[in-house]
Context: one part of a larger RNA
Molecule: large-subunit ribosomal RNA, half A
Organism: Candidatus Methanobinarius endosymbioticus
RNA sequence: ACUAUCUGGGGGAUGACUUGGCUUGAGCUGCCUAUGAGGGUCGUGGUAAGCUGCGAUAAGCUUGGGCGAGGAGCACACAUCCUUUGAACCCGAGAUUGCCUAAUGGGACUUCCUAUUCUUCCUUGUGGAGAAUGAUCCGUGUAGGAUCGGGAACCCACUGAACUGAAACAUCUUAGUAGGUGGAGGAAAAGAAAGUAAUAACGAUGUCGUUAGUAACGGCGAGCGAAACUGACAUAGAACAAACUGAAUUCUGUAUAGUAAUAUGCAGAAGAUGUGGUGUUGUAAGAAUUAGCUAACAAUCCUCUUGUAUAAAUCGAAGUUGACUUGGAAUGUCACGCCGUAGAGGGUGAUAGCCCCGUAGACAUAUUAUUUUGAGGUUUGGGCUUUUUUCUUGAGUAGGAUCCGUUGGAUAUCGGGUUCAAAUUUGGGAGGCAUCAACUCCUAAUUCUAAAUACAUCUCAAGACCGAUAGCGUACUAGUACCGUGAGGGAAAGCUGAAAAGAACCCCUAUCGGGGGGUGAAAAGAGCCUGAAACCAGAUAGUGACAGCCCGAUAUGGCCUGAAAGGAAUGAAUCUUCUUGAAAGAAACAAUGGUAACGUUGAAGUAUGAGAGAAGUGGACUAAGGUUAUAUCAUCCGUCUUGAAACACGGGCCAGGGAGUUUUUUGUUGUGGCGAGGAUAAGAAGAUUAUCUUCGUAUUCGAAGGGAAACCGAUUCGUCUGCAACUUUUAGUGAGAGACAAGGUCUUAAUAGGGCCUGAAGUCACAGCAUCAAAACCCGAAGCCGGUCGAUCUAUUCCUGAGCAGGAUGAAGUCGCUCUUACGAGUGAUGGAGGUCCGCAGGGUUGUUGUCGUGCAAAACACUCCUCUGACUUGGGAAUAGUGGUGAAAGGCCAAUCAAGGCCGGUGACAGCUGGUUCCACUCGAAAUGGCUCUAAGGCCAGCCUGACUGGAGAUAGGUGGCGGGGUAGAGCACUAAUUGGGUGUUUAGGGGGAGAAAUCCCUCGGCACACUGUAAAACUCCGAACUCGUCACCAUCAUAGAAGGUCGGAGUGAGGGGCACGGGGUAAGCCUGUGUCCCGAAAGAGAAAUAACUCAGACUAUGGUUAAGGUCCCAAAAUGCUGGAUAAGUGUAAGGGAGUCAUUGGUCCAAGACACUGGGAAGGUGGGCUUAGAAGCAGCCACCCUUUAACGAGUUCGUAACAGAUCACCCAUCGAGAUCAAUGGCACCUAAAAUGGACGGGAAUUAAUCCAGCUACCGAUACCAUAGAACACCAUAACUUGGUGAUUGUGUAGAGUGGCGAUCUGGUAGGACAGAAGGGGGGACGUGAGUUCCUCUGGACCUACCAGAUAUGUGGAUCCUGGUAGUAGUAGCAGCAAAGUAAAGUGAGAAUCUUUACCGCCGAAGGGGCUAGGGAUCCUUGGCAAUGUUCGUCAGCCAAGGGUUAGUCGAUCCUAAGGCCAGUCGUAAUUCGAACUGGUCGAAUGGGAAACAGAUUAAUAUUUCUGUACAUAAUAAAUACGUACGGCAACGUUAAGACUAAUUUCUGACACUUCAAGAUAAACCGUGUAGGAUUGUCGUUCUAUUUAAGUGUUGAAGCCUGAGGAGAGGUGUAAUAGCGAGAAUCAGGUGUAUUCAUCAAUAGCUAUUCUUAAGAAUAGUUCGGUUGAGUCAUGGAGUCCUUGAAAAAGAAAUUAGUAUGGAUUUUAUUAUUUCGUACCGAGAUCCGUCACAGGUGCCCCUAGUUGAGUAGACUAAGGCGUUU
Repeated sequence: ACUAUCUGGGGGAUGACUUGGCUUGAGCUGCCUAUGAGGGUCGUGGUAAGCUGCGAUAAGCUUGGGCGAGGAGCACACAUCCUUUGAACCCGAGAUUGCCUAAUGGGACUUCCUAUUCUUCCUUGUGGAGAAUGAUCCGUGUAGGAUCGGGAACCCACUGAACUGAAACAUCUUAGUAGGUGGAGGAAAAGAAAGUAAUAACGAUGUCGUUAGUAACGGCGAGCGAAACUGACAUAGAACAAACUGAAUUCUGUAUAGUAAUAUGCAGAAGAUGUGGUGUUGUAAGAAUUAGCUAACAAUCCUCUUGUAUAAAUCGAAGUUGACUUGGAAUGUCACGCCGUAGAGGGUGAUAGCCCCGUAGACAUAUUAUUUUGAGGUUUGGGCUUUUUUCUUGAGUAGGAUCCGUUGGAUAUCGGGUUCAAAUUUGGGAGGCAUCAACUCCUAAUUCUAAAUACAUCUCAAGACCGAUAGCGUACUAGUACCGUGAGGGAAAGCUGAAAAGAACCCCUAUCGGGGGGUGAAAAGAGCCUGAAACCAGAUAGUGACAGCCCGAUAUGGCCUGAAAGGAAUGAAUCUUCUUGAAAGAAACAAUGGUAACGUUGAAGUAUGAGAGAAGUGGACUAAGGUUAUAUCAUCCGUCUUGAAACACGGGCCAGGGAGUUUUUUGUUGUGGCGAGGAUAAGAAGAUUAUCUUCGUAUUCGAAGGGAAACCGAUUCGUCUGCAACUUUUAGUGAGAGACAAGGUCUUAAUAGGGCCUGAAGUCACAGCAUCAAAACCCGAAGCCGGUCGAUCUAUUCCUGAGCAGGAUGAAGUCGCUCUUACGAGUGAUGGAGGUCCGCAGGGUUGUUGUCGUGCAAAACACUCCUCUGACUUGGGAAUAGUGGUGAAAGGCCAAUCAAGGCCGGUGACAGCUGGUUCCACUCGAAAUGGCUCUAAGGCCAGCCUGACUGGAGAUAGGUGGCGGGGUAGAGCACUAAUUGGGUGUUUAGGGGGAGAAAUCCCUCGGCACACUGUAAAACUCCGAACUCGUCACCAUCAUAGAAGGUCGGAGUGAGGGGCACGGGGUAAGCCUGUGUCCCGAAAGAGAAAUAACUCAGACUAUGGUUAAGGUCCCAAAAUGCUGGAUAAGUGUAAGGGAGUCAUUGGUCCAAGACACUGGGAAGGUGGGCUUAGAAGCAGCCACCCUUUAACGAGUUCGUAACAGAUCACCCAUCGAGAUCAAUGGCACCUAAAAUGGACGGGAAUUAAUCCAGCUACCGAUACCAUAGAACACCAUAACUUGGUGAUUGUGUAGAGUGGCGAUCUGGUAGGACAGAAGGGGGGACGUGAGUUCCUCUGGACCUACCAGAUAUGUGGAUCCUGGUAGUAGUAGCAGCAAAGUAAAGUGAGAAUCUUUACCGCCGAAGGGGCUAGGGAUCCUUGGCAAUGUUCGUCAGCCAAGGGUUAGUCGAUCCUAAGGCCAGUCGUAAUUCGAACUGGUCGAAUGGGAAACAGAUUAAUAUUUCUGUACAUAAUAAAUACGUACGGCAACGUUAAGACUAAUUUCUGACACUUCAAGAUAAACCGUGUAGGAUUGUCGUUCUAUUUAAGUGUUGAAGCCUGAGGAGAGGUGUAAUAGCGAGAAUCAGGUGUAUUCAUCAAUAGCUAUUCUUAAGAAUAGUUCGGUUGAGUCAUGGAGUCCUUGAAAAAGAAAUUAGUAUGGAUUUUAUUAUUUCGUACCGAGAUCCGUCACAGGUGCCCCUAGUUGAGUAGACUAAGGCGUUU
């Protein structure tokens, strides 16, 4: 380290349980609300966070009833109380019932704020409490009344989609559905015929059954789709308008009488635009009119009474009997009893009729209800007939036209728009086209109406429903936690025990925890019953470095175990012997054959042989299990696929969950009932009450068909064949079956012919299979539509605020100078413009395509870069919303979402597409083809498969032969079309050449024809096989043990692939596409190394044998076999090539001497001629002769400039036997190139282990043979079953059929269990298998078999769901940008990290200080460290407990802005919607605005407390001024020159940007003094402190004003522009800001010292000047504008009118100033970004020094930090 077991951990499956759910049924159960609902919020307890209850009377108060001993909820603690004088608890009735919400006095980003009027009380304060005060409508008005909102589904009306289906899509469908709006009720709606029908009739409506998937509608497609009749349930009818009459009427208040209903009186009101009476219809009615008859009774309401129902409750039988026994406990066991109108159920320490609660049964009323009975009373009311003819009987209606919608409604449904438009009872409407006539029915245009019906918030009950991943999302603090701005989304989580008896005490330890000890039946020990698996440890057994992987199977060994469940003392293992024994089957030896290997015959079917059996021995094992070694074989599972171990997809592992269901339609099969009939439906009755029994005959299927229809309308089997069967066994009869005949009807002239039909079997129920409609086997889109939620992000706009260091440039204008007649120009200054420049803050984001890229970050970091007075940036408040907005426009943005947001719904959309689809066995067993298809990934029909029934004798893949058919292979050229060569012929088109004067002729090339020769065809054939087809005969095989054929049910398949043979396309392909056949697919085994389809061979299981393909040197079973050849290449694979070699064949030469080697010769004419510079055999052209010879070319090769030279041919000599050429066949050789070294499968092998030919033996498979067994088929048997037969049964995907196993529950029967059920761990046995059974341990209360029945019934897969847990991995990471820590001490169990000190470092227009938004307690203290904190932790923004926010003057509160809301009006079908206007109201914690400062103080608050000193507003009281005020020429000044109401007028409030001037201040710096300190020998240097507000008084610039003054040859004046008789200069005054100074105020603060003490006291000091100087304050000027730069509250003044009357706006005193906010953070840790996140967030305000232009940069001060490793 691996495997197994054991012991634990971890985890939470399983089993048992159920408080909860689900479903159904019943209900005489069904509305609540301005008397304030529903819903919420806040409170409420002694301690009190949550739930529950309740409401300031607050887990409750009063009262009536019940109950009867204990109580103070869940919730078991402590404390304190209540209760027999009746508590708690239960029921009824009352009281109280904060605030918000219809919300209703007004308002409100909400549970809060704030009024007016009246009343009353307490108390006096101008205080508290209570009531009323909403809108709309009715009402003359007052009074008064109604409505508003909510509710699970149901109901009515209006409005109204889309996905989808149509295999596309537009009419159509989905569907009048979903959604939206309004409205009502316990039900709603409908409803008493201008109806339905048809020669007969019915008689309001609704609902159920049926009619009926019918009539009808419909791209007449998909689909859609009534009604009447009829059967039931339930039943019910009324009132107006009008005619006539005319106040006869009604209401309110009040008085009297009465219990009351009611009556009467008085007053008021309503009512002549008519209250009341009458009257209400189709045989027309009514009124009016005429004439008569007739009198009972009916209805409403009130009171009493009799009943019924109804609450909490009450009564309610019988064992706690005995003993044995077990146990912690008896309800168990044994025994003996008892009750029962009660043996439903639950509880009690295990299973209880008799222990408890209950149950059957009985019984009571409070209250309430009542269509209960009776009595009494009140109020109201007549009816019928008849005469006459006058009046009345519902109008923009009926109806017409047209266009739409809707409906089954078709010309003939219903409704709407537009337009036209009636009649009056002698009328009018309807009768599914119109009109006319007749007939029938009815009487519109007004209203009401119970029941039967729908639903289920609620109550009760039940279940062949679930049982904690199930059942509702929720069995638990669940619509909770959590997520989201919001709409909205939305979990997990049950169990100690009988009883807490919940572990006293001791030890270790800082604690946690552990060990003892105790409780208990048992630790079951606290998220605690059982306690599986993955996963993690340890122990034991086996094994481990000689070794190789899908992890196993088989065989044989080693070691270990072996109690029980299997066997075994009726004798295991072992050993010995014997008997029997299938297939198969030796040997020695003898004889004999073969060259040999070896064979043959005999021996011998002997020995042997799986197995079966017997006897003996033996005396306790064996079987079995674990592990390991060796040997052999062996590439996961699922899936799509022609084909997967695949480098195709899915799967980390385990547990639990997880997919053909239910209803309907139709078909078929089986079983059963009845049968020419079968069955009921709704409903009813009964009952033992969802079951069941009996009724119920409407209706439906069948019994007759044919035809479009009118219409007509079928064998009572006539003949024959004949299966099964029967029988007389035969030439027999013969159900069913078949054939012929006959008949009905349609067509037709037809009696022809043809089509359909006819000789009676159906129907209902249940079950199986399939099918239609439904989500339809499960999971899976992107999308479409509807309604809503979002502009905290972002886009644009509106309102109101804020911000932009510094520097540069130098427009216009102006002034001076020069020039100019002038206009003007130049120049120097001044001036300060600009979508100007450089550049901070701010805003942006160019480049590095840098860093990062499981980040710091779901867009960051660094450097760089753009812009930075503008079309600039930015806060707050508002607006615009998805078929839309916004967009300087990128399809950008609209909350991390955008070519149409988010959420929920329609919705389980649809998906011809992908994936998945769960136990076993048995029988059979495909297709990847044809046709059609907007079809090709699908479907339909056919084909192929399967099952059942029928049928009743032939069928067939084979062989041989006969008779026929065929035109391929091959062959051929006779035809057709090609085609080589030469030849012959030709009065031969044409070209070229020649001759000729020309005609014409000749030559040649060619054309045509012919014979010969040579090729040659899928679309040629004079021929022509093998082969194949048809038929006949015979053989073979199958078949009565039932073939063929037929009918019906169910499929799957319709992507194919490979070999061989033959084709087509293609250069070719492991290419595309065909035909035939075999195979794979769907086929295992053996061989080919491995290898779907190549060879052998088709696997029921086990065992023993024999062979096939292929093999026999070793790996590796069998021959180093035999005979004869080949190969030399390690060949063992190509075309092509070659003196490789073997064999065969042929030619030539050769003893008259071949071939080869060696030696010699190889000459002359001649240097042949020509050509050439030269050409002599040998550049080239022509010719290629002659002579001498044994032979010798006018020359084979080399060579030279040309010669020369060498050589060859040829000849001779030598030698002495074969030589040479060519062809064919076999085997070798070259050709022969790939990347790490490598492949005959490897080793290796050479007369072989290669190749060829022949032979012998052996090996070798699931083939063949045999034995045993199981199954299947058939036969026999009356049968369970048993027996027999099988040479002629056995692979199997899709698929069809059959039979079983298991799970949960129900009924019945029978059992088990505390002496131990289920479940869980480990084992044994049985079965082909699903599985079953037994043993032991654990466990501690239920469980099961059999026979039937019902299903949420079987998992390994679905990137499945949920949970748990691995590997990865002690790995990545724990800030690297920005600053940094070190030492000592302290605390503590423990310190790098906490505290302190010292040193060091960092920021310093921030990382300092102050404040919003937002957060919400994070603030402070104490005590802690399990978690949180990226380490640690004694620390903390963590945990626990306690504490903390103090305002007249800071804000809110008030005002109005953009804008919002409400009411009215209008739009809309309608609204919670929308539009404009009027009115109201809200709307700013940066706009406007009455008023406070300094110091001190707390652990934590302060402009809030305290000290001191102020101020505002309002009121009161008192006093005073004043009521013809004084001063000044005047401006104006002085403390004061009235109050109230109304109106008008004016002003203030009240406002842009740029720029400049001057005044002032803050601040800094410099110097000085004083006090103290440091340093120092002295001088000196240096450090610290040197500070103070509001208020009051004072001072005070510019500007303006007053008086004087009176100017141009201008003078004055500015930084600049400028101003001047409408008054300049100049002079004198007035007014007037910030500010200064004084006071406040030194008894304050600060610094130092001293003293006592822990809190203070005392003493000393705390001075003055200068420089710079603001982005601050106040004042004034100028410029710019196509920009002219809020409003209101509030305040002031004047005038007019009026009122009242003395009285302040001055002084003093007093009183009041309520309510809300106020802690803390405000960011490199309190906000937004899931985080203690390198990001984002107004920067709004303040911000020092040196250097510097500077808020730049750098370094520092104050102050703050050192970054959580």